[in-house]
RNA sequence: GGGCGACUAGCUCAGUUGGUUAGAGCGUUGCUUUCACACGGCAGAGGUCACAGGUUCGAAUCUUGUGUCGCCCA
Numbered sequence: 001g002g003g004c005g006a007c008u009a010g011c012u013c014a015g016u017u018g019g020u021u022a023g024a025g026c027g028u029u030g031c032u033u034u035c036a037c038a039c040g041g042c043a044g045a046g047g048u049c050a051c052a053g054g055u056u057c058g059a060a061u062c063u064u065g066u067g068u069c070g071c072c073c074a
Base pairs, nucleotide, nucleotide: 001073002072003071004070005069006068007067010026011025012024013023019057028044029043030042031041032040050066051065052064053063054062
């Protein structure tokens, strides 16, 4: 230098060919349960869907560029 892949909550990841409010598990906070702790139950908080454009009535999803990480080639 070239090619490919990944990037979504604190962590690990879904998100079925664009559609109305973006989710799960774990973690975390409060309440409950207990003499207390753990487990369990209920409720909640937490996201500029890496960033910037484009297409569209509508983008996490399509598309272009940039960035970071990984793999391969030279």